This is a predicted structure of a 74-nucleotide RNA (transfer RNA) from Porolithon onkodes. Its mean pLDDT, the model's own confidence on a scale to 100, is 80. NCBI's taxonomy places the organism under Eukaryota, Rhodophyta, Corallinophycidae, Corallinales, Porolithon. Rfam family: tRNA. Rfam classes the family as a transfer RNA.
RNA sequence: GUGUUUAUAGUUUAGCUGGAUAAAACCUUAAAUUACGAAUUUAAAGAUCGAAAGUUCGAAUCUUUCUAAACACU
Numbered sequence: 001g002u003g004u005u006u007a008u009a010g011u012u013u014a015g016c017u018g019g020a021u022a023a024a025a026c027c028u029u030a031a032a033u034u035a036c037g038a039a040u041u042u043a044a045a046g047a048u049c050g051a052a053a054g055u056u057c058g059a060a061u062c063u064u065u066c067u068a069a070a071c072a073c074u
Stems, first nucleotide, its partner, number of pairs: 001073007010026004019057001028044005050066005
C1' cells in the first nucleotide's frame, strides 16, 4: 500500500429478506425476605447501534467516505 472481517447498555452477546418501544445475561441501585449478611424474589436505571453523509414512506440492517481493532497478501 491492497483486500477481508469486526464495532450495539459499564461488560459479554442477540437482532431474520429494511417494518415500526433496539432484546437478554452479568454488573449497579431500590424494595421484600434475614438477628446481621450471603443467597433468593420483585422493580428500576443504563444505547439516539464507532463518526459523517446518501438511498427509502421507513435504516442497527443497504450504499459511500472516514476512525479504531484483528487477520491475510505485497